Context: one part of a larger RNA
RNA sequence: GAGCGAACGCUGGCGGAAUGCUUAACACAUGCAAGUCGCACGGGGGCUUCGGCCUUAGUGGCGGACGGGUGAGUAACGCGUAGGAAUGUGUCCGAGGGUGGGGGAUAACGUUGGGAAACUGACGCUAAUACCGCAUAUCCCCUGAGGGGGAAAGCAGUGAUGCGCCCACGGAGCAGCCUGCGUCCGAUUAGCUAGUUGGUUAGGUAAAGGCUGACCAAGGCGACGAUCGGUAGCUGGUCUGAGAGGAUGAUCAGCCACACUGGAACUGAGACACGGUCCAGACUCCUACGGGAGGCAGCAGUGGGGAAUAUUGGACAAUGGGCGCAAGCCUGAUCCAGCAAUUCCGCGUGGGUGAAGAAGGUCUUCGGAUUGUAAAGCCCUUUCGUUGGGGACGAUGAUGACGGUACCCAAAGAAGAAGCCCCGGCUAACUUCGUGCCAGCAGCCGCGGUAAUACGAAGGGGGCUAGCGUUGCUC
Repeated sequence: GAGCGAACGCUGGCGGAAUGCUUAACACAUGCAAGUCGCACGGGGGCUUCGGCCUUAGUGGCGGACGGGUGAGUAACGCGUAGGAAUGUGUCCGAGGGUGGGGGAUAACGUUGGGAAACUGACGCUAAUACCGCAUAUCCCCUGAGGGGGAAAGCAGUGAUGCGCCCACGGAGCAGCCUGCGUCCGAUUAGCUAGUUGGUUAGGUAAAGGCUGACCAAGGCGACGAUCGGUAGCUGGUCUGAGAGGAUGAUCAGCCACACUGGAACUGAGACACGGUCCAGACUCCUACGGGAGGCAGCAGUGGGGAAUAUUGGACAAUGGGCGCAAGCCUGAUCCAGCAAUUCCGCGUGGGUGAAGAAGGUCUUCGGAUUGUAAAGCCCUUUCGUUGGGGACGAUGAUGACGGUACCCAAAGAAGAAGCCCCGGCUAACUUCGUGCCAGCAGCCGCGGUAAUACGAAGGGGGCUAGCGUUGCUC
RNA backbone atom coordinates (compact mmCIF):
# COMPACT_ATOMS: atom_id res chain seq x y z
C1' G A 1 0.00 0.00 0.00
C1' A A 2 -3.93 -3.58 -0.97
C1' G A 3 -7.66 -6.87 1.13
C1' C A 4 -11.77 -8.71 4.91
C1' G A 5 -18.38 -12.84 5.91
C1' A A 6 -15.03 -8.45 10.34
C1' A A 7 -15.61 -6.11 15.39
C1' C A 8 -15.17 -1.54 18.47
C1' G A 9 -15.37 4.23 19.16
C1' C A 10 -17.42 8.96 17.31
C1' U A 11 -20.76 10.48 13.49
C1' G A 12 -24.73 9.59 9.95
C1' G A 13 -29.09 12.42 4.23
C1' C A 14 -30.80 9.34 -0.22
C1' G A 15 -30.61 5.43 -3.91
C1' G A 16 -28.76 0.89 -6.55
C1' A A 17 -26.14 -3.91 -6.33
C1' A A 18 -24.28 -7.51 -3.12
C1' U A 19 -23.44 -9.82 1.69
C1' G A 20 -24.97 -11.15 6.79
C1' C A 21 -23.56 -17.23 13.56
C1' U A 22 -16.32 -17.33 11.18
C1' U A 23 -17.96 -19.07 18.28
C1' A A 24 -21.49 -24.32 20.93
C1' A A 25 -21.97 -30.61 14.69
C1' C A 26 -24.75 -26.58 22.05
C1' A A 27 -30.09 -27.40 23.59
C1' C A 28 -34.58 -26.20 21.27
C1' A A 29 -41.12 -23.67 22.67
C1' U A 30 -44.33 -22.58 18.25
C1' G A 31 -45.70 -22.41 12.98
C1' C A 32 -44.54 -23.91 8.21
C1' A A 33 -40.50 -26.77 4.92
C1' A A 34 -43.48 -33.46 0.45
C1' G A 35 -46.93 -34.52 -1.47
C1' U A 36 -50.21 -35.96 -5.31
C1' C A 37 -53.56 -39.15 -8.32
C1' G A 38 -61.30 -40.61 -7.85
C1' C A 39 -59.00 -41.48 -15.66
C1' A A 40 -56.33 -48.08 -10.56
C1' C A 41 -60.19 -49.87 -6.38
C1' G A 42 -64.32 -50.93 -3.01
C1' G A 43 -66.66 -48.18 0.73
C1' G A 44 -68.32 -43.60 3.86
C1' G A 45 -70.46 -38.59 3.75
C1' G A 46 -73.05 -34.35 1.31
C1' C A 47 -76.15 -32.27 -2.74
C1' U A 48 -79.67 -33.65 -6.58
C1' U A 49 -84.09 -31.30 -11.39
C1' C A 50 -82.67 -38.78 -10.28
C1' G A 51 -79.15 -37.59 -15.62
C1' G A 52 -75.44 -37.29 -12.13
C1' C A 53 -72.07 -33.95 -9.24
C1' C A 54 -68.82 -32.80 -4.99
C1' U A 55 -65.70 -34.67 -1.06
C1' U A 56 -62.10 -38.38 0.98
C1' A A 57 -60.41 -42.13 5.89
C1' G A 58 -58.46 -46.82 3.60
C1' U A 59 -56.18 -50.37 -0.39
C1' G A 60 -53.13 -49.24 -4.76
C1' G A 61 -49.50 -46.15 -8.04
C1' C A 62 -45.66 -42.46 -8.55
C1' G A 63 -42.66 -39.20 -5.60
C1' G A 64 -40.68 -38.77 -0.22
C1' A A 65 -32.54 -41.22 -2.80
C1' C A 66 -34.42 -34.57 -5.88
C1' G A 67 -34.49 -29.88 -3.97
C1' G A 68 -32.65 -27.37 1.06
C1' G A 69 -28.72 -27.43 5.43
C1' U A 70 -23.93 -28.19 7.73
C1' G A 71 -18.38 -29.15 7.53
C1' A A 72 -18.31 -32.93 12.73
C1' G A 73 -15.42 -36.78 10.61
C1' U A 74 -11.87 -37.73 6.63
C1' A A 75 -4.42 -37.03 4.91
C1' A A 76 -8.27 -41.01 1.92
C1' C A 77 -8.72 -43.15 -4.97
C1' G A 78 -11.81 -38.26 -0.43
C1' C A 79 -10.66 -34.47 -4.02
C1' G A 80 -8.13 -32.76 -8.80
C1' U A 81 -6.50 -34.57 -13.43
C1' A A 82 -5.67 -38.32 -17.20
C1' G A 83 -7.19 -43.08 -18.36
C1' G A 84 -9.60 -48.14 -17.83
C1' A A 85 -13.13 -52.71 -17.78
C1' A A 86 -15.74 -56.72 -15.04
C1' U A 87 -21.36 -53.47 -14.29
C1' G A 88 -26.53 -51.49 -13.15
C1' U A 89 -30.30 -48.12 -14.61
C1' G A 90 -37.27 -45.81 -12.57
C1' U A 91 -38.80 -41.86 -15.70
C1' C A 92 -37.07 -40.27 -21.20
C1' C A 93 -35.81 -41.53 -26.71
C1' G A 94 -35.56 -45.28 -30.99
C1' A A 95 -37.13 -49.71 -33.00
C1' G A 96 -39.52 -55.28 -32.30
C1' G A 97 -43.16 -58.55 -30.23
C1' G A 98 -47.18 -59.43 -26.79
C1' U A 99 -51.41 -57.88 -23.49
C1' G A 100 -54.97 -65.19 -23.57
C1' G A 101 -57.37 -67.84 -19.48
C1' G A 102 -58.09 -68.60 -14.10
C1' G A 103 -57.66 -68.38 -8.55
C1' G A 104 -57.35 -67.29 -3.30
C1' A A 105 -57.05 -63.32 0.03
C1' U A 106 -57.09 -58.49 2.63
C1' A A 107 -57.70 -53.16 4.56
C1' A A 108 -61.66 -49.96 4.61
C1' C A 109 -66.62 -51.47 6.57
C1' G A 110 -69.87 -54.30 10.27
C1' U A 111 -70.09 -56.76 15.24
C1' U A 112 -67.40 -57.13 19.70
C1' G A 113 -63.12 -56.55 23.06
C1' G A 114 -58.29 -54.35 25.59
C1' G A 115 -55.83 -49.50 26.83
C1' A A 116 -55.29 -43.10 30.44
C1' A A 117 -52.92 -42.53 25.89
C1' A A 118 -49.89 -44.21 21.86
C1' C A 119 -52.16 -47.92 19.77
C1' U A 120 -54.09 -52.81 19.37
C1' G A 121 -56.96 -58.04 19.44
C1' A A 122 -61.00 -61.50 17.76
C1' C A 123 -64.98 -62.84 14.39
C1' G A 124 -67.53 -61.70 9.70
C1' C A 125 -68.05 -59.26 4.54
C1' U A 126 -65.70 -57.00 -0.02
C1' A A 127 -62.69 -54.60 -4.58
C1' A A 128 -58.56 -53.56 -7.70
C1' U A 129 -53.62 -51.44 -12.31
C1' A A 130 -52.68 -55.22 -4.81
C1' C A 131 -51.23 -60.80 -4.69
C1' C A 132 -50.62 -66.10 -6.88
C1' G A 133 -50.73 -69.97 -10.46
C1' C A 134 -51.81 -71.88 -15.93
C1' A A 135 -51.00 -70.99 -21.33
C1' U A 136 -47.85 -68.60 -24.86
C1' A A 137 -41.84 -66.99 -25.59
C1' U A 138 -38.45 -63.18 -30.01
C1' C A 139 -35.26 -63.92 -25.60
C1' C A 140 -32.31 -65.91 -21.08
C1' C A 141 -29.67 -70.11 -18.34
C1' C A 142 -27.62 -75.25 -18.37
C1' U A 143 -26.56 -78.59 -22.54
C1' G A 144 -23.79 -83.20 -27.24
C1' A A 145 -28.95 -84.14 -28.07
C1' G A 146 -32.97 -84.04 -25.15
C1' G A 147 -34.66 -81.32 -21.32
C1' G A 148 -35.43 -77.32 -17.52
C1' G A 149 -36.70 -72.18 -15.62
C1' G A 150 -39.20 -67.58 -16.45
C1' A A 151 -44.46 -62.24 -18.54
C1' A A 152 -48.65 -59.13 -18.56
C1' A A 153 -53.65 -54.79 -16.30
C1' G A 154 -56.41 -52.36 -17.32
C1' C A 155 -58.67 -47.15 -17.32
C1' A A 156 -61.14 -42.81 -19.86
C1' G A 157 -64.01 -41.79 -24.27
C1' U A 158 -70.35 -42.99 -28.31
C1' G A 159 -66.15 -43.43 -31.35
C1' A A 160 -61.61 -42.00 -33.52
C1' U A 161 -58.13 -42.25 -30.00
C1' G A 162 -55.34 -41.24 -25.52
C1' C A 163 -52.89 -42.94 -21.13
C1' G A 164 -51.07 -47.47 -19.41
C1' C A 165 -49.10 -53.00 -18.58
C1' C A 166 -45.39 -57.31 -20.03
C1' C A 167 -40.85 -59.38 -22.57
C1' A A 168 -36.32 -58.68 -25.03
C1' C A 169 -32.75 -55.04 -27.83
C1' G A 170 -30.23 -50.29 -28.61
C1' G A 171 -29.40 -45.14 -26.90
C1' A A 172 -29.15 -40.83 -23.72
C1' G A 173 -28.26 -39.09 -19.08
C1' C A 174 -27.03 -40.93 -14.26
C1' A A 175 -24.70 -44.20 -10.85
C1' G A 176 -21.20 -48.13 -8.86
C1' C A 177 -15.91 -50.08 -9.51
C1' C A 178 -10.31 -49.99 -10.86
C1' U A 179 -5.53 -47.50 -12.07
C1' G A 180 -1.12 -43.61 -13.15
C1' C A 181 0.20 -38.80 -11.25
C1' G A 182 -0.64 -34.62 -7.71
C1' U A 183 -2.60 -33.30 -2.68
C1' C A 184 -0.29 -30.06 5.15
C1' C A 185 3.23 -30.54 9.63
C1' G A 186 6.33 -33.68 12.93
C1' A A 187 12.08 -38.59 12.84
C1' U A 188 12.07 -35.35 20.17
C1' U A 189 7.31 -41.16 15.62
C1' A A 190 11.90 -46.32 12.44
C1' G A 191 10.31 -50.15 11.88
C1' C A 192 4.87 -51.79 10.38
C1' U A 193 1.65 -56.05 8.82
C1' A A 194 -1.72 -62.81 10.11
C1' G A 195 -6.86 -61.89 5.94
C1' U A 196 -1.53 -59.62 6.53
C1' U A 197 0.90 -60.61 0.56
C1' G A 198 -0.03 -64.20 -3.29
C1' G A 199 -2.30 -68.83 -5.22
C1' U A 200 -6.26 -72.89 -5.66
C1' U A 201 -11.29 -73.72 -4.80
C1' A A 202 -16.06 -72.29 -3.09
C1' G A 203 -19.42 -68.40 -1.67
C1' G A 204 -21.12 -63.40 -2.40
C1' U A 205 -22.22 -58.78 -5.44
C1' A A 206 -25.36 -55.32 -10.59
C1' A A 207 -20.03 -55.86 -11.19
C1' A A 208 -13.40 -56.98 -10.99
C1' G A 209 -11.33 -58.09 -6.30
C1' G A 210 -9.20 -61.39 0.58
C1' C A 211 -15.03 -58.70 -0.56
C1' U A 212 -15.86 -63.48 2.58
C1' G A 213 -14.69 -68.91 3.99
C1' A A 214 -11.51 -73.42 3.61
C1' C A 215 -6.66 -75.14 2.18
C1' C A 216 -1.53 -74.06 0.46
C1' A A 217 2.87 -70.93 0.08
C1' A A 218 5.61 -66.87 3.11
C1' G A 219 5.01 -63.12 1.59
C1' G A 220 3.67 -57.42 1.42
C1' C A 221 5.05 -52.01 2.92
C1' G A 222 9.28 -48.75 4.50
C1' A A 223 14.66 -43.35 4.71
C1' C A 224 11.78 -41.76 -2.77
C1' G A 225 9.58 -41.52 5.00
C1' A A 226 6.02 -47.00 5.98
C1' U A 227 3.68 -47.02 10.85
C1' C A 228 2.30 -43.50 14.56
C1' G A 229 0.94 -38.49 16.35
C1' G A 230 -1.09 -33.55 15.11
C1' U A 231 -3.99 -30.49 11.88
C1' A A 232 -7.56 -30.19 7.82
C1' G A 233 -13.52 -31.33 3.91
C1' C A 234 -11.13 -31.08 -1.64
C1' U A 235 -11.55 -28.11 -6.15
C1' G A 236 -13.02 -24.10 -9.85
C1' G A 237 -11.62 -19.99 -7.46
C1' U A 238 -10.53 -15.59 -3.80
C1' C A 239 -6.76 -12.01 -1.69
C1' U A 240 -1.92 -10.20 -2.49
C1' G A 241 2.29 -9.68 -5.67
C1' A A 242 5.70 -6.89 -11.66
C1' G A 243 6.12 -12.01 -11.62
C1' A A 244 7.76 -16.38 -9.29
C1' G A 245 5.42 -17.21 -5.09
C1' G A 246 2.74 -16.75 -0.36
C1' A A 247 -2.00 -16.92 2.19
C1' U A 248 -6.90 -18.71 1.78
C1' G A 249 -11.35 -22.19 0.36
C1' A A 250 -17.44 -16.96 3.15
C1' U A 251 -21.12 -15.85 -0.83
C1' C A 252 -21.68 -18.68 -6.43
C1' A A 253 -20.52 -23.61 -8.96
C1' G A 254 -18.63 -29.16 -9.05
C1' C A 255 -17.43 -33.45 -5.88
C1' C A 256 -17.37 -35.79 -0.92
C1' A A 257 -19.12 -36.66 4.08
C1' C A 258 -22.86 -36.14 7.91
C1' A A 259 -28.24 -35.69 9.83
C1' C A 260 -29.11 -36.28 18.62
C1' U A 261 -24.63 -40.48 19.53
C1' G A 262 -23.36 -45.67 17.96
C1' G A 263 -25.05 -49.97 15.13
C1' A A 264 -28.23 -52.55 11.53
C1' A A 265 -30.91 -53.87 7.72
C1' C A 266 -35.92 -53.38 5.10
C1' U A 267 -38.37 -51.24 0.84
C1' G A 268 -36.91 -49.66 -3.80
C1' A A 269 -34.37 -48.40 -10.46
C1' G A 270 -31.69 -45.80 -6.85
C1' A A 271 -30.74 -45.30 0.41
C1' C A 272 -28.14 -48.64 4.32
C1' A A 273 -32.43 -43.06 3.75
C1' C A 274 -32.15 -35.03 7.48
C1' G A 275 -38.33 -34.12 8.21
C1' G A 276 -38.61 -43.64 7.01
C1' U A 277 -38.06 -48.46 10.20
C1' C A 278 -35.54 -51.48 14.16
C1' C A 279 -31.91 -51.98 18.42
C1' A A 280 -28.74 -49.68 22.15
C1' G A 281 -27.24 -44.95 24.67
C1' A A 282 -27.58 -39.80 26.55
C1' C A 283 -31.13 -35.93 27.03
C1' U A 284 -36.20 -33.69 27.02
C1' C A 285 -41.55 -34.30 27.49
C1' C A 286 -46.58 -36.92 28.63
C1' U A 287 -48.64 -40.63 32.04
C1' A A 288 -54.29 -43.00 35.24
C1' C A 289 -47.05 -45.50 36.89
C1' G A 290 -49.02 -50.33 33.48
C1' G A 291 -46.61 -47.60 29.42
C1' G A 292 -45.65 -44.04 25.58
C1' A A 293 -43.59 -39.55 22.50
C1' G A 294 -39.35 -36.60 20.32
C1' G A 295 -34.73 -35.17 17.25
C1' C A 296 -34.28 -27.25 13.34
C1' A A 297 -26.35 -29.04 10.62
C1' G A 298 -34.60 -27.05 6.32
C1' C A 299 -37.17 -21.42 6.72
C1' A A 300 -38.29 -18.05 10.46
C1' G A 301 -37.73 -17.84 15.70
C1' U A 302 -35.88 -18.86 21.33
C1' G A 303 -32.18 -19.72 25.16
C1' G A 304 -26.88 -20.25 25.55
C1' G A 305 -21.83 -19.20 23.88
C1' G A 306 -19.54 -14.82 21.75
C1' A A 307 -16.17 -8.82 19.99
C1' A A 308 -20.02 -10.26 16.47
C1' U A 309 -24.07 -11.74 12.28
C1' A A 310 -31.19 -10.23 10.31
C1' U A 311 -38.19 -11.11 9.98
C1' U A 312 -41.76 -16.35 14.25
C1' G A 313 -42.92 -11.34 6.66
C1' G A 314 -45.55 -11.90 1.18
C1' A A 315 -46.41 -15.01 -3.14
C1' C A 316 -46.44 -19.42 -6.11
C1' A A 317 -46.89 -13.91 -10.64
C1' A A 318 -41.94 -15.77 -12.93
C1' U A 319 -37.93 -19.94 -13.15
C1' G A 320 -37.65 -24.95 -11.69
C1' G A 321 -39.35 -29.55 -9.07
C1' G A 322 -43.24 -33.71 -7.44
C1' C A 323 -48.00 -35.88 -8.71
C1' G A 324 -51.99 -35.78 -12.31
C1' C A 325 -54.84 -37.12 -19.26
C1' A A 326 -56.16 -32.47 -17.60
C1' A A 327 -58.23 -28.70 -14.54
C1' G A 328 -55.16 -28.24 -10.75
C1' C A 329 -52.79 -29.23 -5.84
C1' C A 330 -48.09 -29.00 -3.11
C1' U A 331 -43.28 -26.40 -3.09
C1' G A 332 -39.57 -21.53 3.69
C1' A A 333 -36.55 -24.53 -3.67
C1' U A 334 -37.22 -19.93 -5.74
C1' C A 335 -38.89 -14.90 -6.62
C1' C A 336 -39.74 -10.71 -3.54
C1' A A 337 -40.25 -7.51 0.67
C1' G A 338 -38.24 -6.24 6.03
C1' C A 339 -33.52 -5.24 9.23
C1' A A 340 -27.88 -3.75 9.23
C1' A A 341 -22.98 2.32 6.35
C1' U A 342 -21.27 -4.85 6.60
C1' U A 343 -19.01 -3.96 1.51
C1' C A 344 -18.84 -1.67 -3.45
C1' C A 345 -20.86 2.14 -6.68
C1' G A 346 -23.65 6.76 -7.65
C1' C A 347 -25.87 11.45 -5.79
C1' G A 348 -26.82 15.38 -2.35
C1' U A 349 -26.12 18.68 1.91
C1' G A 350 -26.80 24.53 -2.78
C1' G A 351 -25.16 28.35 -7.04
C1' G A 352 -23.80 33.54 -8.33
C1' U A 353 -22.66 38.18 -6.31
C1' G A 354 -21.04 40.42 -2.03
C1' A A 355 -15.13 44.76 1.57
C1' A A 356 -17.98 48.68 5.88
C1' G A 357 -12.50 43.56 4.85
C1' A A 358 -18.99 44.26 9.94
C1' A A 359 -19.58 42.05 14.80
C1' G A 360 -17.53 38.11 17.72
C1' G A 361 -13.24 34.75 18.53
C1' U A 362 -7.76 34.11 18.49
C1' C A 363 -2.91 36.24 18.31
C1' U A 364 -0.27 40.83 18.87
C1' U A 365 5.80 44.10 18.64
C1' C A 366 -0.84 47.35 20.45
C1' G A 367 0.54 49.63 14.68
C1' G A 368 -2.21 45.59 13.40
C1' A A 369 -2.76 40.37 11.66
C1' U A 370 -6.04 36.26 11.09
C1' U A 371 -10.75 33.63 10.92
C1' G A 372 -12.47 35.84 5.70
C1' U A 373 -16.11 36.26 0.38
C1' A A 374 -16.39 33.28 5.12
C1' A A 375 -21.11 35.52 7.24
C1' A A 376 -25.00 39.18 6.66
C1' G A 377 -27.35 41.48 2.35
C1' C A 378 -29.04 41.04 -2.96
C1' C A 379 -30.18 37.72 -7.27
C1' C A 380 -31.11 32.59 -8.67
C1' U A 381 -31.81 27.09 -8.99
C1' U A 382 -34.71 22.58 -7.01
C1' U A 383 -30.96 17.09 -7.80
C1' C A 384 -32.29 14.10 -3.43
C1' G A 385 -36.15 14.46 0.14
C1' U A 386 -41.76 16.15 0.99
C1' U A 387 -46.89 16.63 -1.06
C1' G A 388 -50.47 15.79 -5.20
C1' G A 389 -51.62 13.39 -10.12
C1' G A 390 -50.52 9.57 -13.88
C1' G A 391 -48.28 4.77 -14.11
C1' A A 392 -45.32 0.20 -16.58
C1' C A 393 -41.76 -3.99 -18.63
C1' G A 394 -41.21 -8.50 -16.25
C1' A A 395 -46.96 -12.44 -19.19
C1' U A 396 -47.55 -15.89 -24.77
C1' G A 397 -54.99 -16.03 -24.76
C1' A A 398 -55.87 -15.81 -18.99
C1' U A 399 -52.78 -15.23 -14.59
C1' G A 400 -48.22 -9.81 -11.09
C1' A A 401 -46.34 -11.42 -4.68
C1' C A 402 -43.03 -7.37 -5.83
C1' G A 403 -46.46 -2.55 -6.08
C1' G A 404 -49.52 2.37 -6.77
C1' U A 405 -42.84 -0.08 -7.03
C1' A A 406 -39.55 1.84 -11.13
C1' C A 407 -40.48 5.86 -14.21
C1' C A 408 -43.14 10.57 -15.90
C1' C A 409 -45.72 15.36 -14.72
C1' A A 410 -46.90 19.31 -11.27
C1' A A 411 -46.38 22.35 -6.48
C1' A A 412 -43.84 24.74 -2.34
C1' G A 413 -39.33 26.33 -0.51
C1' A A 414 -32.31 27.11 0.59
C1' A A 415 -35.78 25.07 2.53
C1' G A 416 -34.88 18.73 5.80
C1' A A 417 -29.19 16.76 5.24
C1' A A 418 -21.24 16.94 7.98
C1' G A 419 -18.50 14.56 10.35
C1' C A 420 -13.99 12.03 11.89
C1' C A 421 -8.74 11.77 12.50
C1' C A 422 -4.27 14.34 12.71
C1' C A 423 -0.60 18.88 13.06
C1' G A 424 7.90 16.76 17.14
C1' G A 425 10.57 13.47 12.98
C1' C A 426 9.13 9.37 9.81
C1' U A 427 4.35 12.45 7.58
C1' A A 428 0.83 17.01 4.72
C1' A A 429 -0.28 20.60 8.71
C1' C A 430 1.68 26.07 14.55
C1' U A 431 0.60 29.38 17.90
C1' U A 432 -1.38 30.82 22.91
C1' C A 433 -2.93 29.23 27.67
C1' G A 434 -3.11 25.30 31.55
C1' U A 435 0.07 21.49 33.79
C1' G A 436 5.15 20.96 35.95
C1' C A 437 8.87 13.39 35.43
C1' C A 438 2.40 15.17 38.02
C1' A A 439 -1.70 14.42 35.01
C1' G A 440 -0.90 12.16 30.71
C1' C A 441 0.88 10.65 25.28
C1' A A 442 3.16 6.78 22.35
C1' G A 443 3.37 2.63 15.74
C1' C A 444 9.17 3.40 16.22
C1' C A 445 12.53 7.13 17.86
C1' G A 446 10.82 9.17 22.20
C1' C A 447 7.84 13.70 24.89
C1' G A 448 6.49 15.79 30.35
C1' G A 449 11.26 17.73 36.34
C1' U A 450 8.15 26.28 35.06
C1' A A 451 8.90 29.57 28.67
C1' A A 452 6.15 21.64 26.15
C1' U A 453 4.82 23.16 17.95
C1' A A 454 4.89 15.73 21.43
C1' C A 455 0.24 15.99 27.71
C1' G A 456 -5.06 18.90 28.24
C1' A A 457 -7.93 23.08 26.04
C1' A A 458 -8.61 27.00 22.51
C1' G A 459 -7.67 29.62 17.84
C1' G A 460 -5.59 28.38 13.24
C1' G A 461 -4.08 24.60 9.78
C1' G A 462 -3.62 19.53 7.07
C1' G A 463 -6.08 14.88 5.35
C1' C A 464 -10.25 11.95 4.10
C1' U A 465 -15.51 12.49 3.61
C1' A A 466 -21.36 9.69 4.80
C1' G A 467 -17.95 8.37 6.60
C1' C A 468 -13.44 8.71 9.69
C1' G A 469 -10.25 6.41 13.12
C1' U A 470 -8.69 2.00 16.23
C1' U A 471 -8.01 -3.30 16.85
C1' G A 472 -7.46 -8.21 14.64
C1' C A 473 -5.93 -11.31 10.45
C1' U A 474 -3.50 -12.16 5.17
C1' C A 475 -0.04 -10.74 1.19
Predicted 3D model of a 475-nucleotide part of an RNA (small-subunit ribosomal RNA, 5' domain) from an uncultured bacterium. The full RNA is in RNAcentral, with records from ENA, Greengenes and SILVA.